Model confidence (mean pLDDT): 85 of 100. Predicted 3D model of a 520-nucleotide part of an RNA (small-subunit ribosomal RNA, 5' domain) from an uncultured bacterium.
Context: one part of a larger RNA
RNA sequence: AUUGAACGCUGGCGGCAGGCUUAACACAUGCAAGUCGAGCGAUGAAGGUAUAGCUUGCUAUACUGGAUUAGCGGCGGACGGGUGCGUAAUACUUAGGAAUCUGCCCAGUAGUGGGGGACAACACGGGGAAACUCGUGCUAAUACCGCAUACACCUUACGAGGAAAAGGGGCCUUUUAGGUCUCGCUAUUGGAUGAGCCUAAGCAAGAUUAGCUAGUUGGUGGGGUAAAGGCCUACCAAGGCGACGAUCUUUAGCUGGUCUGAAAGGAUGAUCAGCCACACUGGGACUGAUACACGGCCCAUAAUCCUACGGGAGGCAGCAGUGGGGAAUAUUGGACAAUGGGGGAAACCCUGAUCCAGCCAUGCCGCGUGUGUGAAGAAGGCCUUUUGGUUGUAAAGCACUUUAAGCAGGGAGGAAAAGCUAUAUGUUAAUACCAUGUAGCCGUGACGUUACCUGCAGAAUAAGCACCGGCUAACUCUGUGCCAGCAGCCGCGGUAAUACAGAGGGUGCGAGCGUUAAUC
Numbered sequence: 001a002u003u004g005a006a007c008g009c010u011g012g013c014g015g016c017a018g019g020c021u022u023a024a025c026a027c028a029u030g031c032a033a034g035u036c037g038a039g040c041g042a043u044g045a046a047g048g049u050a051u052a053g054c055u056u057g058c059u060a061u062a063c064u065g066g067a068u069u070a071g072c073g074g075c076g077g078a079c080g081g082g083u084g085c086g087u088a089a090u091a092c093u094u095a096g097g098a099a100u101c102u103g104c105c106c107a108g109u110a111g112u113g114g115g116g117g118a119c120a121a122c123a124c125g126g127g128g129a130a131a132c133u134c135g136u137g138c139u140a141a142u143a144c145c146g147c148a149u150a151c152a153c154c155u156u157a158c159g160a161g162g163a164a165a166a167g168g169g170g171c172c173u174u175u176u177a178g179g180u181c182u183c184g185c186u187a188u189u190g191g192a193u194g195a196g197c198c199u200a201a202g203c204a205a206g207a208u209u210a211g212c213u214a215g216u217u218g219g220u221g222g223g224g225u226a227a228a229g230g231c232c233u234a235c236c237a238a239g240g241c242g243a244c245g246a247u248c249u250u251u252a253g254c255u256g257g258u259c260u261g262a263a264a265g266g267a268u269g270a271u272c273a274g275c276c277a278c279a280c281u282g283g284g285a286c287u288g289a290u291a292c293a294c295g296g297c298c299c300a301u302a303a304u305c306c307u308a309c310g311g312g313a314g315g316c317a318g319c320a321g322u323g324g325g326g327a328a329u330a331u332u333g334g335a336c337a338a339u340g341g342g343g344g345a346a347a348c349c350c351u352g353a354u355c356c357a358g359c360c361a362u363g364c365c366g367c368g369u370g371u372g373u374g375a376a377g378a379a380g381g382c383c384u385u386u387u388g389g390u391u392g393u394a395a396a397g398c399a400c401u402u403u404a405a406g407c408a409g410g411g412a413g414g415a416a417a418a419g420c421u422a423u424a425u426g427u428u429a430a431u432a433c434c435a436u437g438u439a440g441c442c443g444u445g446a447c448g449u450u451a452c453c454u455g456c457a458g459a460a461u462a463a464g465c466a467c468c469g470g471c472u473a474a475c476u477c478u479g480u481g482c483c484a485g486c487a488g489c490c491g492c493g494g495u496a497a498u499a500c501a502g503a504g505g506g507u508g509c510g511a512g513c514g515u516u517a518a519u520c
Stems, first nucleotide, its partner, number of pairs: 001519003005516005012367006018360002020325001025323003029320003034075003039072002042069001047064008082278003092202006100195002105191008113147001115145002122137006153162003167183007204250003211241003216238008253275004257268004281300004304313003331357001333356003339353001340351004370400004380391004404461001406456005414447001419441008464509005469490003475504005485492002
């Protein structure tokens, strides 16, 4: 000088940050990933219109309307959020490389024809305490499967062979149908983004660890992968690494950075950012563009819970919160208003990401706790050579001020949008629709009793902590008597202690001050 600090005493306000360093210990409860009805069958509420009955404001019927969602289906649950167990190199950092994939997005090219069979939902029946599950029957699709076509695409022995699709919605018309716009779908090319792989160098300690290695090192054939490769396998060869430290053991996430220092260096890796690893422990694959998947699946272990004993359920290292451990670390808060993400054509829905608020002097910074005047140098305290000195302009008194806190009133910015209306352009057969632009209207804030401004009253509501022998700024008295005690080092204390304890006075810092711990 510094700290994610803790402890002791004390404590007025605000701004900005930070807040389980220990048990990757166990977890009650709530929330943290949904969304789309403009993919589908089903359901068809409110409301509106018409007709009839009339009890004159109800009922019935028809048409319209589309709320609601369990199910099928699509996209997203691989992002975002947490933690640092493991890992000394399949990590990270820097610099290169070639044998790869890439949903959504952007640009280009070409298509989107014609058929089929199911399965949920539903109905009926059954089993089970529950979790859930079984049988029969019916049904739709942007779910599933053939066929057709395919320049480009893939394979190729260059003859040839293989492989696709899905429709929805708006508007219009001459309504068995067609036109057009838009969102999709299929094949493929290029880009962008993201990801996988390889190489080199750097990146802890220990030699009281000296030899290690059998898919081990290389080759050939085969398999496998999106992709190179002993990645796997059969055969062949006998290699490969190592005192420039292999192997083994211990410790550890790495980096940008952070702290310190004049630098070199040393220490460190909280918050923020990048990468990696993990998700009760161990293993495995499925789906998918991407996972071997925190809030998915299967198996096994441990511990926990429910049970009708037959069988089942869950995984806070998400946000809060509980117990435990510990010197020690916060609310079971508000809002999607903003930024961002997922879904959707959109409106919108979801979002413990995020933005805010709450708690804590944990840190940094700022402000305040009054200002001026005031000598009878008051009283009281302390000291004293008893004269006085000191506390001390300090107080009182007098005259002022009102920051902050308090009360009252006003009041930005964070808001851009979305929606409605008009209009222009594009598209089109079209003055529909749709898209884009412009103008006007309307109008969205958790924070929030916001920041800020004004007014009101009154010195009113606001100072402590450590030290005073030397180092080291600051001295006297009383008590104690090697006792009680102090102490970072030297050392104080055994009857005049500036070193213990108290008091007066002083010194230092100040909403803090000391102590302890740790680093330079």
The full RNA is in RNAcentral, with records from ENA and SILVA.